[in-house]
Molecule: RNase P RNA; transfer RNA
Organism: Paracoccaceae bacterium
C1' cells in the first nucleotide's frame, strides 16, 4: 500500500446586539433553556383513575435453544445448534409434526397405508400390429415435494429380500448448571412439508391513559355531591300496649318489642371467601354551564467523569466530583463579525470571491427497539501483495 | 398530546380454512339514429401503497417504513 470486517465518537465554534420562556435578586443584574434521534408510537415500566382483594378455572393476547443482566422487557450479554463467508466476521419467530385436526392448487398412476401411465419380466391367446391376466418399483415421465442413497450379492424381471460404506431412529454411559456433545450397543428403517393454519406444551399479562387524575373560582335549574341511621320477608313467642267484640272464659285487628331464620340489586370474565358500593328516611353542600387558575410537573430505576472492588461480558457494589428547560395553543429565535468542515469559480502559487450548514426539533417521565441523518475523526480485527 | 381505523384499474367498492384479482360508473371501438344522448354488443386498462420474510406459491399470514381520515361528535 489494496480490498474488507467491526466497535465508538461528533454532528459547526467564539464573542457582541436585539429578543423570548423559566426561576432567583428587587434598583441597575445574575443563572439556565432541545437531541442523538426529542421521530414512529413499536414494546417494556413508574404515576394516576376505574365501587377490589386473595384462590382457582376458563376465554384471549404475547413470549418461545440455554444461562445469565435488569425495576421490567419482544431488551442487552455469553453460550449452544444451523445457515453464509478462505477469514476477520455476519444472519436466524431456533419448542413440538410417530397428541390431534386440517391443508399441499395445475401436473401427475399416486400428495402419506395408497397407488402404476410408459417400461421391464412371466403365463396364455394371436390376424404377429398386439390383446387380457399376473408379478414388479430398478429405469423413463409429473412435481416445489415421490416412502433413504452409492456399489455389490441375488432374481423371470425387481426390490433393505440380503451384505459393505454413508445416512436416520433408539440409547446404557461419560462431560456440561443448562441448551447440547461425544457414544458402547441396539434396530434394515413405509410413516414427506406446512404450526409467521387450528392445536399441544412451558412461561408472562385486568383495562383505560397527564387531554390520566385532584383541589379552587366563575357560571346555568334536569339534577349532583357528601354526611348519619340502616331497609324488607317469613316463623314461633306471648297478652306487654291500643282498638273493637262478648257477662266471662276469650276471640278477631293493629301497631310494637325481644328471639330465631331467610334475605335485593351490584362490583373491571366465571365460581368461591372476604370487604365495597347502591336501592330507602333524615339533614347539609351544590345547582347544565364553564371552557379560567393551582396542583399532577421534572432530583429520578438520574446523567456525565474519574478510582476501587467483582464479573468473560452485559452489568453491580462503593466512594468522590460535577451537570440540570419545565412551557402549557405551548418559548429556545434573529443580525453582525471572525474562524472551521464541505461545494463552486479563479490564479504559476500564497491566496482571493461566491455558495453555505445532513436528519430533524421537547410536551408526564424513565429503559429499550426500529426508522431518518450531508460530512468529519479516532480503535480494534482479517485476507492479499511488496519490502526489511 | 394520546388512540382508533384505512390504502385494490381513472372513480367508488367487492374479494376467507393461501392456489390464474373482480363489478358498477367512467374511457375506447362498432351497431342503431339525419345527429347527439339513451341502449346493445365488444375492448383496453393494475408493481393490489412500498420493502423484508415464512410457504412449492402472498392482495390474503408476520415484521417495518411511507401516506391519508377520524376537526373539539374518538379523549378535556
Nucleotide at each position: 500500500g489494496c480490498g474488507g470486517g467491526u466497535g465508538g465518537c461528533u454532528g459547526g465554534a467564539u464573542g457582541g446586539c436585539c429578543g423570548c420562556g423559566g426561576g432567583g435578586a428587587u434598583u441597575u443584574c445574575c443563572c439556565c433553556g432541545a437531541g442523538g434521534a426529542a421521530a414512529g408510537u413499536c414494546c417494556g415500566g413508574a404515576c394516576u383513575c376505574c365501587a377490589c382483594a386473595a384462590a382457582g378455572c376458563a376465554a384471549u393476547g404475547g413470549u418461545g435453544c440455554c444461562g445469565g443482566g435488569u425495576a421490567a422487557c419482544g431488551c442487552c450479554c455469553g453460550g449452544g445448534c444451523g445457515g453464509g463467508g478462505c477469514a476477520a466476521c455476519c444472519c436466524g419467530a431456533c419448542g413440538g409434526a410417530a397428541a390431534g385436526c386440517g391443508c399441499c392448487a395445475c401436473a401427475g398412476a399416486a400428495a402419506u397405508g395408497a397407488a402404476a401411465c410408459c417400461g421391464c419380466c412371466c403365463a396364455u391367446g394371436u390376424c404377429c400390429g398386439c390383446a387380457u391376466g399376473g408379478g414388479u418399483a430398478a429405469g423413463g415421465g409429473u412435481g416445489a415435494a415421490a416412502c433413504g442413497g452409492u456399489g455389490g450379492a441375488g432374481u423371470a424381471a425387481g426390490a433393505g429380500c440380503c451384505c459393505a460404506c454413508c445416512g436416520g431412529g433408539g440409547g446404557a454411559c461419560u462431560g456440561g448448571c443448562a441448551a447440547c456433545a461425544g457414544g458402547a450397543c441396539c434396530c434394515g428403517c413405509a410413516u414427506g412439508g406446512c404450526a409467521a393454519g387450528c392445536c399441544c406444551c412451558a412461561c408472562c399479562a385486568g383495562g383505560a391513559g397527564c387531554a390520566a387524575u385532584g383541589c379552587c373560582g366563575a357560571a346555568u335549574a334536569g339534577g349532583a355531591u357528601c354526611c348519619u341511621u340502616g331497609c324488607g320477608c317469613g316463623g314461633a313467642g306471648c297478652u306487654g300496649a291500643u282498638c273493637g267484640g262478648g257477662c266471662a272464659a276469650c276471640c278477631g285487628a293493629u301497631a310494637u318489642c325481644g328471639c330465631c331464620g331467610c334475605a335485593g340489586g351490584g362490583u373491571g370474565g366465571c365460581u368461591u371467601u372476604g370487604g365495597c358500593c347502591c336501592a330507602a328516611a333524615g339533614g347539609a353542600u351544590c345547582g347544565g354551564g364553564u371552557u379560567g387558575g393551582c396542583a399532577g410537573c421534572u432530583a429520578g430505576a438520574g446523567g456525565g467523569c474519574c478510582a476501587u472492588g467483582g464479573g468473560c461480558a452485559a452489568c453491580c457494589a462503593u466512594g468522590g466530583u460535577u451537570c440540570a428547560a419545565g412551557a402549557g395553543g405551548a418559548a429556545u429565535g434573529g443580525u453582525c463579525a471572525u474562524c472551521c468542515a464541505a461545494g463552486g469559480g479563479g490564479g504559476c502559487a500564497a491566496c482571493c470571491c461566491c455558495u453555505g450548514g445532513a436528519c430533524a426539533g421537547a410536551a408526564u417521565c424513565c429503559g429499550g427497539c426500529u426508522u431518518a441523518u450531508a460530512g468529519g475523526c479516532c480503535g480494534c480485527c482479517c485476507g492479499c501483495g511488496c519490502g526489511u | 398530546g394520546g388512540g382508533c381505523c384505512g390504502g385494490u384499474a381513472g372513480c367508488u367498492c367487492a374479494g376467507u380454512u393461501g392456489g390464474u384479482a373482480g363489478a358498477g360508473c367512467a374511457a375506447c371501438u362498432g351497431a342503431c339514429u339525419u345527429u347527439u344522448a339513451a341502449u346493445c354488443a365488444g375492448u383496453a386498462g393494475g408493481u393490489c401503497u412500498c420493502g423484508g420474510g415464512u410457504u412449492c406459491g402472498g392482495a390474503u399470514c408476520c415484521c417495518g417504513a411511507c401516506c391519508g381520515g377520524c376537526u373539539c361528535a374518538c379523549c378535556a